[in-house]
RNA sequence: GAAGUCGGCCAGGCAGCCGCCGGGGAACCCGUUUCCCCGGAGGAAAGUCCGGGCUCCGCAGAGUAGGAUGCCGGCUAACGGCCGGGCGCCGCGAGGCGACGGAAAGUGGCACAGAGAAUAGUCUGCCCAAGCGUCCUUGACGCCGGCGAUGGUGAAACGGUGGGGUAAGAGCCCGCCGCGUCCGUGGCAACACGGGCGGCACGCCAAACCCCAUCCGGAGCAAGACCAAAUAGGGAAGCGAUAGCGUGGCUCGCGCUGCUUCCGGGUAGGUCGCUUGAGCGGGCGGGUAACCGACCGCCUAGAGGAAUGGCUGUCCGGGCAUCCGCAAGGGUGCCUGACAGAACCCGGCUUAUCGGCCGGCUUCGCUU
Repeated sequence: GAAGUCGGCCAGGCAGCCGCCGGGGAACCCGUUUCCCCGGAGGAAAGUCCGGGCUCCGCAGAGUAGGAUGCCGGCUAACGGCCGGGCGCCGCGAGGCGACGGAAAGUGGCACAGAGAAUAGUCUGCCCAAGCGUCCUUGACGCCGGCGAUGGUGAAACGGUGGGGUAAGAGCCCGCCGCGUCCGUGGCAACACGGGCGGCACGCCAAACCCCAUCCGGAGCAAGACCAAAUAGGGAAGCGAUAGCGUGGCUCGCGCUGCUUCCGGGUAGGUCGCUUGAGCGGGCGGGUAACCGACCGCCUAGAGGAAUGGCUGUCCGGGCAUCCGCAAGGGUGCCUGACAGAACCCGGCUUAUCGGCCGGCUUCGCUU
């Protein structure tokens, strides 16, 4: 210097004018008034996918159903999150990715191709040693048979490879590798390494059913609490009437109809919940880290379908056109500064995002 990889950060700046939302204050003509001061979006405020706080409802305990998670250790209020480690795969590497428990509990599946896909299997093939047959014999061929070694199919063909062995072959035998199992060493553990034994028995799929382990009650700030009109209806007491209407053949009975006062529920409306909190910043201490602790400092939207904006100038960054210049670069004009928008609050994840800054590390090239 180039290419790459990982992490952190910013998210146009300034000035003037006109507005918007919340809070405080002042003035007066006391209002739908005027003026002043202070504060006013994000890294994702988003998706609402997980987890928790808070609130109400439910709940003896246990179990079932259902759902989620799934290597090990740690962090945390909790998590499906994060950190560290192990293993596997990818990359020369920095580094990245992984639902990564169980297939010797059971059930089921394995398309196409292929002879055969889990009770293996002769399509192409190899052999003719033993037994039988033909040819006069060496031998050749055939029958009966033996073989899974070769070719071919496939994602996958019932351990791999080298040697011995054999008629040809084959874990049939042996070495190494793999696999299983036992032991030892290191590690909290996942696991790694080493040794002994076993001739191989156990293909793949659980993001198929399933089994095992752990966790999970439901609904959500339109949660919920308080105050509380008008109108209608409900209850109680009192007053009035002793009547009328309905039911019924009639009587009794029952029901309905008036006024006043009180009570309770509930609607409109209002208030709280509402932002001081697992808070933010700083250096310090512990820890590899996530994270934790003490100290100092700070208060940072909280409103109703809901404000945080617009214009001008200038500077900065980017793009296009054009001019000057050999070039580096410079001038002018125009366009442009992403994604997006708090709604009870936090911790995460995921997704969107113009342009740019800083740092660690890797590989390659050049120079000394």